Predicted 3D model of a 103-nucleotide RNA (Guanidine-I riboswitch aptamer) from Nonomuraea sp. SYSU D8015. Rfam family: Guanidine-I riboswitch aptamer. Gene Ontology term of the family: regulation of gene expression. The source organism's lineage runs through Bacteria, Actinomycetota, Streptosporangiales, Streptosporangiaceae and Nonomuraea. The prediction has a mean pLDDT of 82.
[in-house]
RNA sequence: GUGAGGCGCACCUAGGGUUCCGCCGGCUUGACACGGGUCUGGUCCAAGAGGUGCAGGCGGUCUUGACAAGGCCGCUCCACGGCGGGACAAAAGCCCGGGAGUU
Numbered sequence: 001g002u003g004a005g006g007c008g009c010a011c012c013u014a015g016g017g018u019u020c021c022g023c024c025g026g027c028u029u030g031a032c033a034c035g036g037g038u039c040u041g042g043u044c045c046a047a048g049a050g051g052u053g054c055a056g057g058c059g060g061u062c063u064u065g066a067c068a069a070g071g072c073c074g075c076u077c078c079a080c081g082g083c084g085g086g087a088c089a090a091a092a093g094c095c096c097g098g099g100a101g102u103u
Base pairs, nucleotide, nucleotide: 008054009053010052011051012050015045016044020042021041022039023036024035025034056076057075058074059073060072061071062070078098080101084096085095086094
């Protein structure tokens, strides 16, 4: 310098807004409609660099005449990071993005 592979899914959390529910407000006999996310919340969204589990991969071993399948054990590292744009109702540590940059 070049090529290949590795970064999966589910549940949850930091966090997020306001479509729905609830709550609050004024109006009202009351309700609906209306307004409020600078309303704690429920539904909802949610981390490459957060958590847990499962799956996958690799290695060892057992089983077998041998192979295959399977059981058991181990490993599965590291990770500073904008601005701006995008989606859903809207926003975000979501996506662009292990990006641009930095060391």